[in-house]
The prediction has a mean pLDDT of 76. Predicted 3D model of a 265-nucleotide RNA (Bacterial large signal recognition particle RNA) from a Thermoleophilaceae bacterium. Its Rfam family is "Bacterial large signal recognition particle RNA". Its family is annotated with signal recognition particle, plasma membrane targeting and SRP-dependent cotranslational protein targeting to membrane, signal sequence recognition in the Gene Ontology. From the family's description: The signal recognition particle (SRP) is a universally conserved ribonucleoprotein involved in the co-translational targeting of proteins to membranes. By type it is a non-coding RNA gene. It was read from a public genome assembly, where an Rfam model found it.

RNA sequence: UCGUGCUAGGUGGGGAAGUAGCGGCGUCCUGUACUCGCAAUCCGCUCUAGCGAGGCCGAAUUCCCGUUCGAGGGAUGGUGCCUCUGGGGUCAGUACGCCGGCGAAGGUGCUGAUGGCCCGGUCCCGCGCGGUGGUCGCUCGCGAACCAGGUCAGAUCCGGGAGGAAGCAGCCUUAAGCGAUACCGAUCAUGCGCCGCGGGGAAGCCGGGCCGGAGCCGGAGUCGGCGGGCACGCCCAGGGACCCAUCUCGACGGCGGGUGCACGG
Numbered sequence: 001u002c003g004u005g006c007u008a009g010g011u012g013g014g015g016a017a018g019u020a021g022c023g024g025c026g027u028c029c030u031g032u033a034c035u036c037g038c039a040a041u042c043c044g045c046u047c048u049a050g051c052g053a054g055g056c057c058g059a060a061u062u063c064c065c066g067u068u069c070g071a072g073g074g075a076u077g078g079u080g081c082c083u084c085u086g087g088g089g090u091c092a093g094u095a096c097g098c099c100g101g102c103g104a105a106g107g108u109g110c111u112g113a114u115g116g117c118c119c120g121g122u123c124c125c126g127c128g129c130g131g132u133g134g135u136c137g138c139u140c141g142c143g144a145a146c147c148a149g150g151u152c153a154g155a156u157c158c159g160g161g162a163g164g165a166a167g168c169a170g171c172c173u174u175a176a177g178c179g180a181u182a183c184c185g186a187u188c189a190u191g192c193g194c195c196g197c198g199g200g201g202a203a204g205c206c207g208g209g210c211c212g213g214a215g216c217c218g219g220a221g222u223c224g225g226c227g228g229g230c231a232c233g234c235c236c237a238g239g240g241a242c243c244c245a246u247c248u249c250g251a252c253g254g255c256g257g258g259u260g261c262a263c264g265g
Stems, first nucleotide, its partner, number of pairs: 001265006009057003012030004020046005034054005063258006072249007080242001082240007093232002096227007106217003115211008123200006129193002131190007139180004148173004156165003
């Protein structure tokens, strides 16, 4: 140095959780890595490794050590940023209310703006006129078995007679009463009227006239002052996501080093 057979060892590892602690099942990361049985109301173990059974590789790409890189997890902190919950109420901010300053666009105005004066209307009071409604009158109709009127057939009564009397029904009429009522008259009411007359009238608005001669309306946006409420911001307390810093564990991978026995060539 080569070959053969062995042995140590390997046949995945790691984070968090869990546990007195460790390993495993489950979970997450890495990424490909023998099989079967057991296991979170756990399983196995007691010091480094899952336990039990079977197989394979085997001193090196595979085992061991160091170093590096660093997926991913965990802890702490943060006056980084976002979000959620509870509380506070200082008012400096937003928003809101009031006041004020500047004031874009647009509109209107010498066919006369703002302003001033006058008249009228709108408003109030009183009186009328008309309309409408009620009532009464006027007018018309109906309206009495007897106890209303007229005329009273028949019948009745008085009378010797001439003649006379009372009078039912019918007919005509009327009283109380009932009803109608277009017109006419009276009266009352009225919440009706492009109606009339008189009076009042602070302001505003509307219409008109006069004076006068250049502004007026409008408000985007922005700034300032005051106010109160707590929706937000803000302050206090807490939870969460991301980010940053420090610490911690750390897979896969890179690099360097190390590794036994026997026999034979």